Bacterial small signal recognition particle RNA from a Herpetosiphonaceae bacterium, 100 nucleotides, folded computationally.
Model confidence (mean pLDDT): 77 of 100.
The sequence was found by an Rfam model in a public genome assembly.
The model forms 96% of the base pairs in the Rfam consensus.
Its Rfam family is "Bacterial small signal recognition particle RNA". The family's RNA type in Rfam is non-coding RNA gene. Its Rfam clan is "SRP clan".
RNA sequence: GUUCGGGUCCCGUGCGGCGCAUAUCGGUGAACCCCGCCAGGGCCGAGAGGCAGCAACGGUAAGUCGGUCACUGCGGGUGUCACGGGGUUGCCUGGACCCA
Numbered sequence: 001g002u003u004c005g006g007g008u009c010c011c012g013u014g015c016g017g018c019g020c021a022u023a024u025c026g027g028u029g030a031a032c033c034c035c036g037c038c039a040g041g042g043c044c045g046a047g048a049g050g051c052a053g054c055a056a057c058g059g060u061a062a063g064u065c066g067g068u069c070a071c072u073g074c075g076g077g078u079g080u081c082a083c084g085g086g087g088u089u090g091c092c093u094g095g096a097c098c099c100a
Base pairs, nucleotide, nucleotide: 001097002096003095004094005093006092007091008090009086010085011084012083013082014081015079016078018075019074020073021072023068024067025066026065027064028063034059035058036057042051043050044049
């Protein structure tokens, strides 16, 4: 110096990991515009009773807090990851050949 291979580079596919969301469990969560039950009081009735129904109580919705990581989705200059394809201008590395 030539050449071949590998890496770095680009694209695609996949795997794991991290984060977020979803999901799930628990807590909390509507004075009234959610449900149930309705003390007191109110209304109707001659009466027996009935009606509506505030507070309280119980339950729950949207939401919110914490946990879990199962599934799903999203994201990343996440990975001495894997495979395939591409590229060879440059850089690194190994081999072969030639010249000095």